[in-house]
RNA sequence: GGAGCGGCUCGGGUGCUCGCCGGCGUGGCCAGCGUGUUCUGCACGAGGGUCCCGCGGGAGGAAAGUCCGAGCUCCGCAGGGCAGGAUGCCAGGUAACGCCUGGUGGGGGUGACCCCGAGGACAGUGCCACAGAGAGAAGACCGCCACGACGCCUUCGGGCCUCGGGGUAAGGGUGAAAGGGUGCGGUAAGAGCGCACCGGGCCGGCGGUAACGUCGGUCGCGAGGUAAACCCCAUUCGGAGCAAGACCAAAUAGGGAAGCGACUGAGGGCGGCCCGCCUGAUGCUUCCGGGUAGAGUCGCUCGAGGCGUGCGGUGACGCACGUCCUAGACGAAUGACCACCACCCACGCGCCGGCGACGGACGUGGGAACAAAACUCGGCUUAUGAGCUCUCCGACC
RNA sequence: ACCCUCGUGGCUCGAAGGACGAGCGCUCGGUUGCGGACCGAGAGGGUGCAGGUUCGAGUCCUGCCGAGGGUG
Repeated sequence: GGAGCGGCUCGGGUGCUCGCCGGCGUGGCCAGCGUGUUCUGCACGAGGGUCCCGCGGGAGGAAAGUCCGAGCUCCGCAGGGCAGGAUGCCAGGUAACGCCUGGUGGGGGUGACCCCGAGGACAGUGCCACAGAGAGAAGACCGCCACGACGCCUUCGGGCCUCGGGGUAAGGGUGAAAGGGUGCGGUAAGAGCGCACCGGGCCGGCGGUAACGUCGGUCGCGAGGUAAACCCCAUUCGGAGCAAGACCAAAUAGGGAAGCGACUGAGGGCGGCCCGCCUGAUGCUUCCGGGUAGAGUCGCUCGAGGCGUGCGGUGACGCACGUCCUAGACGAAUGACCACCACCCACGCGCCGGCGACGGACGUGGGAACAAAACUCGGCUUAUGAGCUCUCCGACC
Repeated sequence: ACCCUCGUGGCUCGAAGGACGAGCGCUCGGUUGCGGACCGAGAGGGUGCAGGUUCGAGUCCUGCCGAGGGUG
């Protein structure tokens, strides 16, 4: 200098001026209320509104996508079955997870490192285009091999052509895939037919919590792939979402019409269906009509919280102590300009140090991305600027 | 907030996991005095993007991007 890989850190600071949104105030102003009293007034008290005032606070690492998991709230307690969804090597972490950590097996890379939906294809069903003889408890097209028949040649040993019914999965050919692989033996030719090695199934020993590894024995190994095709197995999931839900003066009164129903039970809880359970008669449903409640208040930010130190653990993480309080808006605020400092980049063919690669200072110019809370957390994914560390290659000292 | 559907030539659509197609439009030629209609020929796509499963993906799975719609 080039090409990459994982991890970590930061996401500018200070000041002036002008603005924006909440909060607080013993400030000013405004309209009322209550109590007392010597009553057209004064004093005291509890608040409200407003801003020429003061003080203090005000986005993120992803606030985003809304893809998972929870808290919280309501539906009765979260019952049984069916349907449906999700997950899928092992162990651990966690409130929980489809997340994270560590490991096993497989794959990729020279390497830093990365990837894996890695249960089951002897429960069943489906699919495997084209090509090919055959695509499934598969298959003789060519080839190889004996046998039989007709014919031809012959040196009389035999050889050749054609046909027939057979044997053969070694070889060729087709294909993504043709059922263990390589070699030797064997055979008419072949074939786990036999043997050696490799691979695989089963059994046992040893190591490991386990996935699994390793060693030994045994079985010639007979039935391909696909489950991100249906499906089977195991585990797991009740539903909804802050427009959840709660509160408020007056109101939900009184009335009319139609329908259903009273234990053989309408309707409701119960938001996929069924069962079961509970409730249920001055009842329930629909319409007419009447009335009210608001851009209202709470939920609303102190929480599985942040930071630091120590200890335990390979690690995710846990425990103990200390310390901090850090937006809560609701047609939705956190901005603009200037100056200085800090950071990064380019230039200087200059300055300083060094033998040198290189490092440092100064000056001038430029740059700073992605994007913005909306009940709250833990993750994942995606977008994005800069720096540090790590790997490989090349060059130089 | 909770969900649903779609994305394929310029446009509208189709396509059991097996070479991506049709109509309209466009270009060229013919026909015509010229144009339209008609006849003949042709171009134009790797299916929104990136990964994965599979022998093979428009189709199946995952994550993004975009568009449309529903409920309160």